Predicted 3D model of a 1598-nucleotide RNA (small-subunit ribosomal RNA) from a bacterium. The sequence is in RNAcentral, with records from ENA. Its mean pLDDT, the model's own confidence on a scale to 100, is 82.
[in-house]
RNA sequence: UUUGCGGAGAGUUUGAUCCUGGCUCAGGACGAACGCUGGCGGCGCGCUUAACACAUGCAAGUCGAACGGUCCGGCACUCAAUUGGCGAGUUUAGGUUGAGGAAGUCCGUAAAUAAUUUUCCUGCAGAAGGAGAGUCAUGGACAGAGAAAUCUAACUUGCGAAUUGAGUGCCGGAUAGUGGCGGACGGGUGAGUAACACGUGAAUAACCUGUCCCUAAGCCCGGGAUAACAGCCCGAAAGGGUUGCUAAUACCGGAUGAGCUUACGAAUGCGCAUGCAUUCAUAAGCAAAGGGUUACCGCUUAGGGAGGGAUUCGCGGCCCAUCAGCUAGUUGGUGAGGUAACGGCUCACCAAGGCAACGACGGGUAGCCGGCCUGAGAGGGUGGUCGGCCACACUGGGACUGAGACACGGCCCAGACUCCUACGGGAGGCAGCAGUGGGGAAUCUUCCGCAAUGGGCGAAAGCCUGACGGAGCGACGCCGCGUGGGUGAAGAAGGCCUUCGGGUCGUAAAGCCCUGUCUAGGGGGACGAUAAUGACGGUACCCCUAGAGGAAGCCCCGGCUAACUACGUGCCAGCAGCCGCGGUAAUACGUAGGGGGCGAGCGUUGUCCGGAAUUACUGGGCGUAAAGGGCGUGUAGGCGGUUUGUCAAGUCAGGUGUGAAAUUUUAAGGCUCAACCUUAAGACUGCGCCUGAAACUGGCAGGCUUGAGGGCAGGAGAGGAGAGCGGAAUUCCCAGUGUAGCGGUGAAAUGCGUAGAUAUUGGGAGGAACACCAGUGGCGAAGGCGGCUCUCUGGACUGUACCUGACGCUGAGGCGCGAAAGCGUGGGGAGCAAACAGGAUUAGAUACCCUGGUAGUCCACGCUGUAAACUAUGGGUGCUAGGUGUUGGGGGUAUCGAACCCCCCAGUGCCGCAGCAAACGCAAUAAGCACCCCGCCUGGGGAGUACGGCCGCAAGGCUGAAACUCAAAGGAAUUGACGGGGGCCCGCACAAGCGGUGGAGCAUGUGGUUUAAUUCGACGCAACGCGAAGAACCUUACCAGGGCUUGACAUCCACAGGACCUAGUGGAAACACCGGGGUGCCCUUCGGGGAACUGUGAGACAGGUGGUGCAUGGUUGUCGUCAGCUCGUGUCGUGAGAUGUUGGGUUAAGUCCCGCAACGAGCGCAACCCCUAUACUUUGUUGCCAGCAUAUAAGAUGGGCACUCAAAGUAGACUGCCAGAGAGAAUCUGGAGGAAGGUGGGGACGACGUCAAAUCAUCAUGCCCCUUAUGCUCUGGGCGACACACGUGCUACAAUGGUCGGUACAACGGGCAGCGAACCCGUGAGGGGGAGCGAAUCCCACAAAGCCGAUCUCAGUUCGGAUUGCAGGCUGCAACUCGCCUGCAUGAAGUAGGAAUCGCUAGUAAUCGCGGAUCAGCAUGCCGCGGUGAAUACGUUCCCGGGCCUUGUACACACCGCCCGUCACACUACGAGAGUUGGUAACACCCGAAGCCGGUGGGCUAACCGCAAGGAGGCAGCCGUCCACGGUGGGAUCAGCGAUUGGAGUGAAGUCGUAACAAGGUAGCCGUAUCGGAAGGUGCGGCUGGAUCACCUCCUUU
Repeated sequence: UUUGCGGAGAGUUUGAUCCUGGCUCAGGACGAACGCUGGCGGCGCGCUUAACACAUGCAAGUCGAACGGUCCGGCACUCAAUUGGCGAGUUUAGGUUGAGGAAGUCCGUAAAUAAUUUUCCUGCAGAAGGAGAGUCAUGGACAGAGAAAUCUAACUUGCGAAUUGAGUGCCGGAUAGUGGCGGACGGGUGAGUAACACGUGAAUAACCUGUCCCUAAGCCCGGGAUAACAGCCCGAAAGGGUUGCUAAUACCGGAUGAGCUUACGAAUGCGCAUGCAUUCAUAAGCAAAGGGUUACCGCUUAGGGAGGGAUUCGCGGCCCAUCAGCUAGUUGGUGAGGUAACGGCUCACCAAGGCAACGACGGGUAGCCGGCCUGAGAGGGUGGUCGGCCACACUGGGACUGAGACACGGCCCAGACUCCUACGGGAGGCAGCAGUGGGGAAUCUUCCGCAAUGGGCGAAAGCCUGACGGAGCGACGCCGCGUGGGUGAAGAAGGCCUUCGGGUCGUAAAGCCCUGUCUAGGGGGACGAUAAUGACGGUACCCCUAGAGGAAGCCCCGGCUAACUACGUGCCAGCAGCCGCGGUAAUACGUAGGGGGCGAGCGUUGUCCGGAAUUACUGGGCGUAAAGGGCGUGUAGGCGGUUUGUCAAGUCAGGUGUGAAAUUUUAAGGCUCAACCUUAAGACUGCGCCUGAAACUGGCAGGCUUGAGGGCAGGAGAGGAGAGCGGAAUUCCCAGUGUAGCGGUGAAAUGCGUAGAUAUUGGGAGGAACACCAGUGGCGAAGGCGGCUCUCUGGACUGUACCUGACGCUGAGGCGCGAAAGCGUGGGGAGCAAACAGGAUUAGAUACCCUGGUAGUCCACGCUGUAAACUAUGGGUGCUAGGUGUUGGGGGUAUCGAACCCCCCAGUGCCGCAGCAAACGCAAUAAGCACCCCGCCUGGGGAGUACGGCCGCAAGGCUGAAACUCAAAGGAAUUGACGGGGGCCCGCACAAGCGGUGGAGCAUGUGGUUUAAUUCGACGCAACGCGAAGAACCUUACCAGGGCUUGACAUCCACAGGACCUAGUGGAAACACCGGGGUGCCCUUCGGGGAACUGUGAGACAGGUGGUGCAUGGUUGUCGUCAGCUCGUGUCGUGAGAUGUUGGGUUAAGUCCCGCAACGAGCGCAACCCCUAUACUUUGUUGCCAGCAUAUAAGAUGGGCACUCAAAGUAGACUGCCAGAGAGAAUCUGGAGGAAGGUGGGGACGACGUCAAAUCAUCAUGCCCCUUAUGCUCUGGGCGACACACGUGCUACAAUGGUCGGUACAACGGGCAGCGAACCCGUGAGGGGGAGCGAAUCCCACAAAGCCGAUCUCAGUUCGGAUUGCAGGCUGCAACUCGCCUGCAUGAAGUAGGAAUCGCUAGUAAUCGCGGAUCAGCAUGCCGCGGUGAAUACGUUCCCGGGCCUUGUACACACCGCCCGUCACACUACGAGAGUUGGUAACACCCGAAGCCGGUGGGCUAACCGCAAGGAGGCAGCCGUCCACGGUGGGAUCAGCGAUUGGAGUGAAGUCGUAACAAGGUAGCCGUAUCGGAAGGUGCGGCUGGAUCACCUCCUUU
């Protein structure tokens, strides 16, 4: 530069993320099947299952020119027998016809009937019917006899045959038999076979070959049989026996020998080798067939060729190692036999070999290949059709014949099965073509033809050919075509949807104008065969005519994945490939409308490849996801430093042979196109051979020293083994002192102790372990190793550079070592301590805690062989920034000195760059960059289980599945939430106080119960004096009963009327009935109309406190007035996210300051608003009265506005000032000033959000439901019940009090259907009264506690007031159920309240009264108002709630979470199992058919020999070896069934506990032992994959 080719992902684990990892989907293909549907044609394909059984027909014959016969036909001849024809006669006799025209010739026509032939029509038809023609009969014409014609019989004469039988010869045809060739091809199937069966490439110097081709030579002389046939006999049949005859290209003997074979010998040449070829000599042996119309076809021998076959070898292609050892003709030799040929192929003898981890042997499965499907490729899967090879032919065995077979349509034997039978015996083999039954999801016609191609035989004609050529059936596949085209808006009707406007189906239809592919009818008509012959076939194709007519379905529409709405259904029915839909608004179910896709098909199922880099050669991994062997040593194997030479095995290059055809690719061509077919080219990535190259790998030879090892010199060390020694401590024993406890725990108890413990002193015994030193220190391969000394012994390190000279690395198997527990034998036994016992704890406590305590722990010897045997990180080598500790050694420098400093090697830590990594993290001790070797992984569970094997005394270990089941299981990190985790901080959270509740009585609310109804809602905080700021009726929603049905209420229509007021009767009322009065407003053309109103009627509709607060709006509660919640941009991270918002301070506050990869901003905080505390200004009535005047009962009056006050506006407070602390900050502490000081006090104000929080009964509202009732109305009842339980309150229990008398001081408010004064009456509630006041004026309205006196004197009281009786008052239609108040009387519980629990931090608690809303009346409740007026806060350990940071997490519905195991129930698959049934392959022994081979004589015997006896040879028989089937036996192995049994898995709401996840409440886990209903507990050793605190060490920053 050119050419060619060429790779797509998605869903699903999570709250979200990244990764790992499986599952699933989109693609293609099919010998397919199933469901729905189906117009045509071409080309292909069509029993994948039972190598199951087969009725019927056909599939292999042919040659008479090999042969003898036989039969048929023809001809000729011979013999015999039998039969009878023709001609003539002027013969005789008898008839018939004829001029109305005989014989003869020609032409035409016709009724009926029968038969037959043929053509045509109708018809599916060859049925049936119809029509025409011919034969028959007859008419006419011509001609013309004039007696002609003609018939019969007899006679005479002439000619001359036929039939039958026998025989001979010739010709033609047919053929049972003998003989030849072919039945070994063609066709089918894939059972067997894991093999030289197949593929590919070689070899045969170890071979064979009929027919065919070429070459050479030959074909002479004889002989004896035998089938057919005939006779006899047996048999049901199939068939057979015997006697007699005969031919050959059948068989045999002899001759000849170009030649061939064999034996011995010689020579030449050649080969990789055994050896081969050629030539010569001698000897022995060995051939033949004829036929034929004379062309030729055959026969024999030999050589060669072609094609075919046989044998051998290299290489290649399945699974299981839970198949690890196999082998006796086995391996080799010698000899013999056998074969076409080599060979243990067979036999005799000899030797003891042969194969195997590079997988022998065994088991399972399977025909192999060209190819086909898929894939970018590499691969993976497959072997149907077509082609090559192999194997098989009912099952097993066997040979015969032949060129070729151990033979699909041949033979023999055995077996099973089927059929025939006279029961004696016979016959058969569709895995040939059709076809049948059966099996199965499933696979065709008992078709036509030899016309073509090919095959067999034949000289040929020809015969045979279910090979083949064709047709038929099947959408089974591929390909092509059609089911119409144009125009057409009133956007028709109709369907569906709708926001009711419309939209959509939709130019779609109709209508109008066209076309004729296909189809139907008619006509013509091939190639295939250049001459004859055409099954296909009147087919393909062409022409004409007709008419839109006859021709569309299937699947899908949640995401993946193109395509959406309505209705029905309501976790039902159902869907589903995965995720998942369905529990009343389903784009996911069913239907409809609409839409999407493909289209004579469309879906589903099954299988294969792909996607899947999910077995990774191309092209993966192993710290934590699955995965490094516990560690070493070392065999095989794999890999291997540097240099020289050589060889050329690997490697590379060129050439050559082969790689069949078909297929695939490319280019052309032929069917109208395509599928399909034809031709050419390319390709076939492979194997063999020849030649060459020599870099690399390798072989051989020779060097080198750096890898490795050795020598020498050193020092370090809990390295190992053995022996000895030591002190401290525990325990026990003895003795002393001593006395009542000791011990133990959260607290206790068991236990020990007055028989003297514990404590203490002294002495002794015994066992085990070695404090301090001690250290991310040392040593070792790992496990592991710790007092001291000695002996023996292994390894590493440093220095030196003396030796060897690649001696190396790794390492499947093997061998050894290997904590703890455990086992065996024997010791030992102080302490500790599984099991066990007791005591506690607890609901229980087989545990945690305590007291005891046995195995064991210790020693010796032996076994076991596992651990979180961990650095969860295999070993080796090299390379790749640094910094800083520490251990051992060395060097430099400088020195008194290794005290400092610098460097190197080996180990051991930390930090960190690049790089790597999913992240966490690793980072010269790699998890970086590379190479070499080993081990291991491939979703979770089932399961490290079962079975098998090996090991072990056992426990158990090693190896190690499957069925079934799930769509996940997992790693790292993120945000939350949570923790019986941590840190910091706050709050009447605790503490410190004051007063309560819980006890009593009552009030009130709730639960429960009751009831006809006790209407409904609210349920931890955050329901319960809550909705309800007020249930006698009403309210009222509930119950009982009485009524109404367009309705009590709204809109519309029609009619009638008036509206409206008011009696009576019935009734509980509603209501019903019946009277009386009365005529309105606006306009008017005076007829009337209109607006409200009433009544009646019809329907649209009203109505519902019916349901759903989990369909909603709105409103509200709560965390919480807690300080938080977010965003933009930037930055960091693959990402979720982080940063900001964390940190240091500070604050009431994410308040502020500082710092900082952040810089800003928003919603919250604060402030702005209101009330209150101070002052000022303004204004002064109804407020006020200091001073002045009048007058006092009184700011009542004049007057004034100074004061109080009112209500407007200002001012004031801001850490502003000072001092100190703090970081020159924010801020804090203290102070000054100030009415007030650090948000002055109080209120309103409630971020993002949480609780599916509350409310459908305030209201609004979707959907559902009721419609003479779930609506409306009335009366009465109920909401007020009462064994009980709870919440919230009131009043008390008294002397800080009660009672009585006197007396003082408020504020907020309210008032016309109202507040209601004075005055009078009543003990009082209240009544009368009616002034004043729509209110700074009047009224409610006397505030009470307080103060001053009096009295009571500790008691169930002069406390307390419940309850009850009587009498009253008020409101109201009405106080019975069921109001409030008053008076008198009554005088209950209660003497300060258990466990528990609530409020409050200052004008607060406590206490005292007052007002208001609701309201006719009804408050202990609620909302407000003022009066009097405290105590305490050390402090943040604890309880509760909250905020921030951090940590752990298996939680995310978020701890009210998650989750484990037993038990019970249901289902499923599996294991064990006394046994039992069956299959398979061997072994041992027995039997031994047919048959080959061998032996054999006493039987039989044509050919040859033979002076004839016999011999040679052969046959039968018999015997033997081998051997199929069969039998017996013990094992092996694989399946089926199996009472019972074991665990496992799965399953909305079962039982018991709580093991794990947070420090999971005893940290968890691993190994082992033991115990226990169960999770599990405990002992011993180990791990961190443990939180937290403290300490130590190290590192980083300063």